[in-house]
RNA sequence: CUGCUAUCCAGAAAGACCGAGGGACCGGGCCCUGUGACGUCUUGGCAACCUACCGCGAGUAGGUGCCAACUCCCGUUCCGUCAAGCAAUUGACGGAAGAAGAUGCCAG
Repeated sequence: CUGCUAUCCAGAAAGACCGAGGGACCGGGCCCUGUGACGUCUUGGCAACCUACCGCGAGUAGGUGCCAACUCCCGUUCCGUCAAGCAAUUGACGGAAGAAGAUGCCAG
């Protein structure tokens, strides 16, 4: 990197350094950010995917992961309700699925 598969409305921050953008990409929205974001490091924490062990548990240790906002929200398709319209259709709200993405395990 590619494929497969599981999960993604829960949960979990302090310090130091840095110094301007950041929230994956594109478009739109919204938000975070000089009261220092993002990132890096240290410490702490959450969680329980994988491994080992045991007294088999809300266990221990290790390998990952994660610690603003549902994956921040929308975008594609379908369904329902309502509204506009002769109709095609459009809009609002709600729901389901998908696409894309993230993380783990496995395979190449």
Record summary: Predicted 3D model of a 108-nucleotide RNA (SAM riboswitch aptamer (S box leader)) from Hymenobacter sp. The coordinates come from a structure-prediction model, not an experiment, and the mean pLDDT is 87. The sequence was found by an Rfam model in a public genome assembly. Its Rfam family is "SAM riboswitch aptamer (S box leader)". Its family is annotated with regulation of gene expression in the Gene Ontology. Taxonomically the source falls in Hymenobacter (Bacteria, Pseudomonadati, Bacteroidota, Hymenobacteraceae).